Predicted 3D model of a 77-nucleotide RNA (transfer RNA) from Caldisericum sp. Rfam family: tRNA. It is annotated as a transfer RNA. The source organism's lineage runs through Bacteria, Pseudomonadati, Caldisericota, Caldisericaceae and Caldisericum.
RNA sequence: GCGCCCAUAGCUCAAUUGGAUAGAGCAACGGUCUACGGAACCGUCGGUUGCAGGUUCGAGUCCUGCUGGGCGCGCCA
Numbered sequence: 001g002c003g004c005c006c007a008u009a010g011c012u013c014a015a016u017u018g019g020a021u022a023g024a025g026c027a028a029c030g031g032u033c034u035a036c037g038g039a040a041c042c043g044u045c046g047g048u049u050g051c052a053g054g055u056u057c058g059a060g061u062c063c064u065g066c067u068g069g070g071c072g073c074g075c076c077a
Base pairs, nucleotide, nucleotide: 001073002072003071004070005069006068007067010026011025012024013023019057028044029043030042031041032040050066051065052064053063054062
C1' cells in the first nucleotide's frame, strides 16, 4: 500500500434482517432483609449506536469518506 471484519450504557452482548419508544446481564446507587457485611429480592440511574455526510416517509441496520482496532496479502530495507 491492497483486501476483509469489527466499533451500540462503565464492562459483556442483544435489537425479529429498514418500522415507530434502542433492551438484557453484570457493575454503580437506593431500599427490604441482617447485630454488621455478603447473598437474595425490589427499584433507580446510565446512550451524540466511533465521527461527518448521503439515501429514505422512516437508519443501530443501506451507501460514501474519515478515525480507531483485528486478520490476511504485498512492497522497501